Predicted 3D model of a 72-nucleotide RNA (transfer RNA) from a Parcubacteria group bacterium. Rfam family: tRNA. By type it is a transfer RNA. Lineage of the source: Bacteria > Bacteria candidate phyla.
Parts: sequence; structure tokens; C1' cells
RNA sequence: CUCCUCGUAGCUUAAUGGAUAGAGCAAUGGGUUUCUACCCCAUCGAUGCGGGUUCGAUUCCUGCCGAGGAGA
Repeated sequence: CUCCUCGUAGCUUAAUGGAUAGAGCAAUGGGUUUCUACCCCAUCGAUGCGGGUUCGAUUCCUGCCGAGGAGA
């Protein structure tokens, strides 16, 4: 320098153009217990940034940023 893959919650991830973006762990509050733990209930929390296509974008296109890989 060129090419490929990826970027969703604090972490691990699901969602092949149409659901209120779903779940597990974690965190917080409550219940249970003599206390802790386990268990149960609830809450909080996310689409890397910008632009485009579309009636509708996590998904498709594009620029940038970041991570990984291949080639020279």
C1' cells in the first nucleotide's frame, strides 16, 4: 500500500428489510433465611460515528474510526 472479516448492555451473545432490539451472567432493589449463600420476583442498561437507499435499516450501499487476519 491492497484485500478480507468483525464492531449490539459492564461481559458473553441473538435478531437473513417489518415484534416494544431478545437472552444469560453481572449490578441495584425486594422476598425468603437467625445471618450469609442458594433460590424467587422486579428494575436498570446496547445497535462504533456520519451520510445514502427504502414506506420501513441491527440488517443493504458508502466515508471515517477501531479490532483481527492475508498478501506485497